[in-house]
Context: one part of a larger RNA
RNA sequence: GAACGAACGCUGGCGGCGCGUUUUAAGCAUGCAAGUCGAGGGGUAGGAUGCCUUCGGGUAUCUGAGACCGGCGAACGGGUGAGUAACACGUAGGUGAUCUACCGCGAGGUUGGGGAUAGCCCAUGGAAACAUGGGGUAAUACCGAAUGAGCUUUCACGACUGUGGUUGUGGAAGGAAAGGGGCUUUGGCCCCGCCUUGUGAUGAGCCUGCGGCUGAUUAGCUAGUUGGUGGGGUAAAGGCCUACCAAGGCAACGAUCAGUAGCCGGCCUGAGAGGGCGAUCGGCCACACUGGGACUGAGAUACGGCCCAGACUCCUACGGGAGGCAGCAGCUAAGAAUCUUCCGCAAUGGACGAAAGUCUGACGGAGCGACGCCGCGUGGGUGAAGAAGGCCGUGAGGUUGUAAAGCCCUUUUCUACCUGAGGAAUAAGCCUGGGAGGGAAUGCCUGGGUGAUGACGGUAGGGUAGGAAUAAGCCCCGGCUAAUUACGUGCCAGCAGCCGCGGUAACACGUAUGGGGCGAGCGUUGUUC
Numbered sequence: 001g002a003a004c005g006a007a008c009g010c011u012g013g014c015g016g017c018g019c020g021u022u023u024u025a026a027g028c029a030u031g032c033a034a035g036u037c038g039a040g041g042g043g044u045a046g047g048a049u050g051c052c053u054u055c056g057g058g059u060a061u062c063u064g065a066g067a068c069c070g071g072c073g074a075a076c077g078g079g080u081g082a083g084u085a086a087c088a089c090g091u092a093g094g095u096g097a098u099c100u101a102c103c104g105c106g107a108g109g110u111u112g113g114g115g116a117u118a119g120c121c122c123a124u125g126g127a128a129a130c131a132u133g134g135g136g137u138a139a140u141a142c143c144g145a146a147u148g149a150g151c152u153u154u155c156a157c158g159a160c161u162g163u164g165g166u167u168g169u170g171g172a173a174g175g176a177a178a179g180g181g182g183c184u185u186u187g188g189c190c191c192c193g194c195c196u197u198g199u200g201a202u203g204a205g206c207c208u209g210c211g212g213c214u215g216a217u218u219a220g221c222u223a224g225u226u227g228g229u230g231g232g233g234u235a236a237a238g239g240c241c242u243a244c245c246a247a248g249g250c251a252a253c254g255a256u257c258a259g260u261a262g263c264c265g266g267c268c269u270g271a272g273a274g275g276g277c278g279a280u281c282g283g284c285c286a287c288a289c290u291g292g293g294a295c296u297g298a299g300a301u302a303c304g305g306c307c308c309a310g311a312c313u314c315c316u317a318c319g320g321g322a323g324g325c326a327g328c329a330g331c332u333a334a335g336a337a338u339c340u341u342c343c344g345c346a347a348u349g350g351a352c353g354a355a356a357g358u359c360u361g362a363c364g365g366a367g368c369g370a371c372g373c374c375g376c377g378u379g380g381g382u383g384a385a386g387a388a389g390g391c392c393g394u395g396a397g398g399u400u401g402u403a404a405a406g407c408c409c410u411u412u413u414c415u416a417c418c419u420g421a422g423g424a425a426u427a428a429g430c431c432u433g434g435g436a437g438g439g440a441a442u443g444c445c446u447g448g449g450u451g452a453u454g455a456c457g458g459u460a461g462g463g464u465a466g467g468a469a470u471a472a473g474c475c476c477c478g479g480c481u482a483a484u485u486a487c488g489u490g491c492c493a494g495c496a497g498c499c500g501c502g503g504u505a506a507c508a509c510g511u512a513u514g515g516g517g518c519g520a521g522c523g524u525u526g527u528u529c
Base pairs, nucleotide, nucleotide: 001529002528003527004526006525007524008523009522010521013376014375015374016373017372018371019369020368021334026332027331028330030329031328032327035072036071037070040069041068046063047062048061049060050059051058052057079287080286081285089211090210091209092208093207094206095205098204099203103200104199105198106197107196108195109194110193111145113143114142120135121134122133123132124131125130151174152173153172154171155170156169157168158167159166160165179192180191181190182189183188213259214258215257220250221249222248225247226246227245228244229243230242231241232240262284263283264282265281266277267276268275269274289310290309291308292307293306312323313322314321315320340366342365343364344363348362349360350359351358352357379409380408381407382406389400390399391398392397414466415465416464417463418462419461423456429450430449431448432447433446434445435444473518474517475516476515477514478499479498480497485512486511487510488509494501495500
């Protein structure tokens, strides 16, 4: 000199864009943060209308939540950096050792049956959480059967080839499914699904070369350890696991141990080489009160799932139960220190749904904080009797200083009122053109027109009126280093980055005048180069 997720002191007008618990991966009151589908299923409370009524209600039709069964999602999105020195990450590859829901393209199929169980009804236990028994019911829930390939397994014989790759012929065995909606001339057609299979896309698993911390005052480490064979296990190679056999494997090119640490794109500095850092944003990894475990599923470190143990907190009728903010706000504590218990799904994106739509603390916005960067303003011109006052000087006078006042202007800002975009693309619906295929209708493909929706917010911007009106401080002045005089103090009080000032004329302390620097900031402290 530059930089900062900064803090502290003094000061503080506005706007835009960013950023905001670096400490205790400490503990958390409250609300919200993952639902959706009635076009999968049964169906209720309630409501409306009619009838009956013993006035309690009953019954028929229409409508119809919530809950329940079922499907998809909940493995994404969001948070944090504890652990991890490791194929965790980066980079370059391998997978002839693998999986991939939804999605795209292609092929084929969707036949015919069965038994249950929630909800519901009737009971029972319990303070609660919740649990149990009996009866009865549905499905795209569950289970057989049929058929079945270019699917799977296996046998035989071949071809190409790079280990379990691709492919031809023949044989054996195995193995699927679910319906719903619309239209109809009732024959069927169309749409969404379901099953099998090929391929693509996307995502993931595993393996390998190389690369990036410190300590030798850590020198030896290792028994599933290193390799082989058989077996198991996995989507998949493998001591991943197991039985047996062999005795190996790593290490001064630093094994092992210890300390520290998430890694990278990047950020800061520097002419560069390098050094330091890893906030925000993006990629990967790990974690979700602590430790362990599996289940479900295409997929699980399963944050807002389950089970066990532990610590802690809460409820309790003392028998027993409930919980997990490192999601968004917010609270306590810690600390030098870090925000609103806000608005909205209008936009973008996501889940579900045929769609309308519902949900979305992702996200879009607003609020707070000069925390940072950038921009603007706090007025402009004229004005010498060089006014008054201050300070200095014995005085003359000098200086503050065109500075002020006064006069003439302007209105960025400000205040009041008025106006006022863009972010909205289009969806359903309606009108209409074209096309493919059909016997028709719905439907399908593709155009045009019309057509609701704005949190921010009456925002940005614009207009009118008013009036210089609403807006300047902080640090420094001995040398380094730009800018001095006076008074007070008297090695005191104090200053100080270094050298050093202060013991009676202090340009160095304190105050004032003047001056210098920067300016809505200025200094100090901390840290890095």
Small-subunit ribosomal RNA, 5' domain from uncultured Spirochaeta sp., 529 nucleotides, folded computationally.
Its Rfam family is "Bacterial small subunit ribosomal RNA".
The prediction has a mean pLDDT of 84.
Lineage of the source: Bacteria > Pseudomonadati > Spirochaetia > Spirochaetales > Spirochaeta.